[in-house]
């Protein structure tokens, strides 16, 4: 200083041609339970940040900003 590559919920990942944002564990609530845990049932909660393109962007274009490798 350059190349490739990752940024999605609190973590650990799905989302692979551009059309509802997802599960799993954790946490909250309630139910079982003498209680506690297990177990059922519901919630809570997020697209690293700015722009662009397009009727529509997690998703494509550039920038930033972070972590990984590799070059030099």
């Nucleotide at each position: 200083g350059c190349c490739u590559u990752c940024c999605u919920a609190g973590c650990u990942c799905a989302g692979c041609a551009g059309g509802c944002a997802g599960a799993g564990c954790a946490c909250c609530u309630g139910g079982c339970u003498u209680c506690c845990a297990c177990c059922c049932a519901g919630g809570c909660g997020g697209c690293g940040c700015g722009g662009g393109u397009u009727c529509g962007a997690a998703c494509c274009c550039c920038g930033c900003g972070g972590g990984a490798g590799g070059c030099u």

Predicted 3D model of a 72-nucleotide RNA (transfer RNA) from Brachybacterium sp. SW0106-09. The coordinates come from a structure-prediction model, not an experiment, and the mean pLDDT is 82. Rfam family: tRNA. By type it is a transfer RNA. The source organism's lineage runs through Bacteria, Bacillati, Actinomycetota, Micrococcales and Brachybacterium.